[in-house]
């Protein structure tokens, strides 16, 4: 160099073109508890970047960025 998968909270992950992006785990407050853990309750936190199609984009196209596999 050619091909082809992927990219969503900090971490794993889910999501017919239509909602308030949904859970898991992390973190914060608080119950409980002599106090820690453990449990329970409420919060915070995300769509790789940019265009485009659309009446509406996590999804579709089309660049670029990263990773990851095939082949030379």
């Nucleotide at each position: 160099g050619g091909g082809g998968a992927a990219g969503u909270a900090g971490u794993u992950u889910a999501a017919c073109g239509g909602u308030u992006a949904g859970a898991a785990u992390u973190c914060c407050a608080u119950c409980c508890u002599u106090u820690c853990a453990c449990g329970g309750u409420g919060g915070a936190g995300a769509u790789a970047a940019g265009a485009g199609u659309u009446c509406g984009a996590u999804u579709c196209u089309c660049u670029u960025c990263u990773u990851c596999c095939c082949u030379a």

The RNA shown here (transfer RNA) has 72 nucleotides and comes from a Candidatus Microgenomatia bacterium. The sequence is in RNAcentral, with records from ENA. Lineage of the source: Bacteria > Bacteria candidate phyla > Candidatus Microgenomatota > Candidatus Microgenomatia (nom. nud.). Rfam family: tRNA. Rfam links the family to the GO term triplet codon-amino acid adaptor activity. Rfam classes the family as a transfer RNA.